[in-house]
Source information:
The RNA shown here (Bacterial RNase P class A) has 345 nucleotides and comes from uncultured Candidatus Solibacter sp. Model confidence (mean pLDDT): 77 of 100. The sequence is in RNAcentral, with records from MGnify. It matches the Rfam family "Bacterial RNase P class A". By type it is a ribozyme.
RNA sequence: CCGGACGGGUAGUCGCUCCCGAUUUCGGGAGAGGAAAGUCCGGUCUCCAUAGGGCAGCGUGCCGGCUAACGGCCGGGCGGACCGCAAGGUUCGACGGAUAGUGCCACAGAAAAUAUACCGCCUCGCUUUCGAGCGGGGUAAGGGUGAAAAGGUGCGGUAAGAGCGCACCGCGGUAGGAGUAAUUCUACUGGCAGGGAAAACCCCACGCGGAGCAAGACCAAAUAGGGGAGGAGGGGCUGCCCGUCCCGCUUUACUUCCGGGUAGGUCGCUAGAACCGUCCAGUAAUGGCCGGCCCAGAUGAAUGACUACCGCCCGCAAGGGUACAGGAACCGGCUUAUAGUCCGG
Numbered sequence: 001c002c003g004g005a006c007g008g009g010u011a012g013u014c015g016c017u018c019c020c021g022a023u024u025u026c027g028g029g030a031g032a033g034g035a036a037a038g039u040c041c042g043g044u045c046u047c048c049a050u051a052g053g054g055c056a057g058c059g060u061g062c063c064g065g066c067u068a069a070c071g072g073c074c075g076g077g078c079g080g081a082c083c084g085c086a087a088g089g090u091u092c093g094a095c096g097g098a099u100a101g102u103g104c105c106a107c108a109g110a111a112a113a114u115a116u117a118c119c120g121c122c123u124c125g126c127u128u129u130c131g132a133g134c135g136g137g138g139u140a141a142g143g144g145u146g147a148a149a150a151g152g153u154g155c156g157g158u159a160a161g162a163g164c165g166c167a168c169c170g171c172g173g174u175a176g177g178a179g180u181a182a183u184u185c186u187a188c189u190g191g192c193a194g195g196g197a198a199a200a201c202c203c204c205a206c207g208c209g210g211a212g213c214a215a216g217a218c219c220a221a222a223u224a225g226g227g228g229a230g231g232a233g234g235g236g237c238u239g240c241c242c243g244u245c246c247c248g249c250u251u252u253a254c255u256u257c258c259g260g261g262u263a264g265g266u267c268g269c270u271a272g273a274a275c276c277g278u279c280c281a282g283u284a285a286u287g288g289c290c291g292g293c294c295c296a297g298a299u300g301a302a303u304g305a306c307u308a309c310c311g312c313c314c315g316c317a318a319g320g321g322u323a324c325a326g327g328a329a330c331c332g333g334c335u336u337a338u339a340g341u342c343c344g345g
Base pairs, nucleotide, nucleotide: 001345002344003343004342005341006340008310009309010308011307012306013305014304016031017030018029019028020027021026033324037335038334040333041332042331043330044329045212046211047210048209057208058207059206060205061204062076063075064074065073066072077095078093079092080091081090082089083088096203097202101201102200104196105195118143119142120139121138122137123136124135125134126133127132151169152168153167154166155165156164170192171190172189173188174187175186176185177184178183216267217266218265219264226258227257228256229255230254232252233247234246235245236244237243275292276291277290279288280287281286311322312321313320314319
C1' cells in the first nucleotide's frame, strides 16, 4: 500500500415498542447497521396507461460468463502507470465507429489536412567593393513553432535531398494457424492509406411506458352537503283556556333509509432472489442437494437511562475518553463516513 474480519463485554435496577401465557396489578420472550447514510443504478410489489410496429427522447458500449436484473460482479483481451535483470506481478481505464457524413482544432507557426516553405541546404543566371547581394528552379534531411507537423532508425544514394532503393520496426492488404470471442502468431505482399477529437453533432448495436408503500385495498364517527321514502304542521309572544304574529303547505321542519368524502382504525407489513452449516459443480463470480433456524415491524414513530466490574486509549495520579453513525414496504449493488484491534498478500 492492497484485500478481508471484528467493531466493546458481563451483571443489576428503572423505563419504552411488539408478541405469548395467565387476566386489577403479573410472568416469559424478542428488539438497528456494516454502512441502517447518499437515494446514484437495478429489481420485487402496487396502481394507472397500453393491439403491433416505428419516430423522437434517455441510457449503456472491448470479449465471454454470472444474475431476477443492473451502469454490478467474475474471468479474459488490449492500452497506460509502477515494481522487477528477466519470467512476471500490482493497479487504473466512458475501451464501439474518425475509410458513413457535416463541422471543429485557441495561441504560436510557412503550413492544422486539397498540404505547405520562415530560416536553412543545393543549383542556374545577373551584379560585385570578391565579403556577398538579387532573381529563377530543386528539396523537406536539419533548425524553428506548437498539445499535435504527412511514418521511425540505419545504410546506400544524390548537386542537395527525398520510401528514391534496401534491412529492421510500424501501417494496410491477402492467406493460414490458435482461440467460443475480444484478440494474437506466422508467411507473403503493397513503398504506404494519412493527424487529433465522437466528454461536437452524428452513425451502429442493445435496453427502456409512467408514478411510487404518502403505492394501493378495506371498515368507518360527529358535523355539513347530496339522493329516495314518509310527513302537515312548526316556531315565537302571551297564557287557565280562547287567542295573536311569523314561516311553510311549490313538501320546509321532523322521522327513516341510501350513498360519497373527512377524522380515526385495519390490512399492505415483513418467511425472504433470507440467514447458518456440510457436501457437490465451476479457475472464479455463482449455482445446486441436504440439514438447521425464525431474526425489529414501530407510525408525533420504541430500541433508552443509571450503577458496578472488566477490555482499550490518554494521564505520575486524581480523573477523562471509547469511532462513523440509527430502521420506516422489501431485496441486489455502487459510492461515501469509520477510533481501535486482528488476519492474509